[in-house]
Molecule: FMN riboswitch aptamer (RFN element)
Organism: Bacteroidota bacterium
RNA sequence: AACUUUCUUCGGGGCAGGGUGCUCACGCCAAUGUGUGAAAUUCCCGACCGGCGGUGAAUAGUCCGCGACUCCCGAGUUCUCGGGACUGAUCCGGUGAAAUUCCGGUACCGACAGUAUAGUCUGGAUGGUAGAAGAAAUGA
Numbered sequence: 001a002a003c004u005u006u007c008u009u010c011g012g013g014g015c016a017g018g019g020u021g022c023u024c025a026c027g028c029c030a031a032u033g034u035g036u037g038a039a040a041u042u043c044c045c046g047a048c049c050g051g052c053g054g055u056g057a058a059u060a061g062u063c064c065g066c067g068a069c070u071c072c073c074g075a076g077u078u079c080u081c082g083g084g085a086c087u088g089a090u091c092c093g094g095u096g097a098a099a100u101u102c103c104g105g106u107a108c109c110g111a112c113a114g115u116a117u118a119g120u121c122u123g124g125a126u127g128g129u130a131g132a133a134g135a136a137a138u139g140a
Stems, first nucleotide, its partner, number of pairs: 004137007017045003023038006047120002049110002051066004061108002070085007091105004112123003
């Protein structure tokens, strides 16, 4: 020094602008209706966002793998540990020794619950996790 153990800190971003009007309030009409106002970050146009490790290059939401959501099983100290299932999406051209990572162009993806149909609002979550940095002990 590696390894191992313990502890500390950190550890996710995003609808500008426009349109429509479910519905609601008040009024009118004998009535199907109708006037005014409010009314979707969810619909339509458009805008915007990109966790962690790896990868012949410092560079990746879309390559390889991991994590989050949901579900299942087991253990035990009953709120923790271990295991499993599930798990989205890019191509073309250029440069180069090397890039699905850079440059130009083009396309696509995004858990669950709530609510007017949500990657962006609210909520579980002042949570959890991949992991990053550091400290101490052990250690020839």